[in-house]
RNA sequence: CGGGAUCAAGGGCAAACCUGCCGAAAGGCGGGGGCGCAAAGCUACGGGCCUACAGCGCUGAGCCAGGGUGGCCGAGCCGCAUCC
Numbered sequence: 001c002g003g004g005a006u007c008a009a010g011g012g013c014a015a016a017c018c019u020g021c022c023g024a025a026a027g028g029c030g031g032g033g034g035c036g037c038a039a040a041g042c043u044a045c046g047g048g049c050c051u052a053c054a055g056c057g058c059u060g061a062g063c064c065a066g067g068g069u070g071g072c073c074g075a076g077c078c079g080c081a082u083c084c
């Protein structure tokens, strides 16, 4: 330096829920809180899924992403410790 494994130690992140704010919503951010995670670090490029303000349609109360989800998956990039 590269690859593999995850037993230890130091640690890291933070689900549901509560709360304040933003948002049409999905959801996001801050505080509390821990379900869990060896990348639950970063990135919307591909797939999946969620929402539908506006728009279309209103026979079908449906269609639709320029919105969202990285803790759905893939992929890319970065990375701690120990051992092999």
Base pairs, nucleotide, nucleotide: 003084004083005082006081012037013036017032018031019030020029021028022027035071041077042076043075045074046073047072048069049068050067055063056062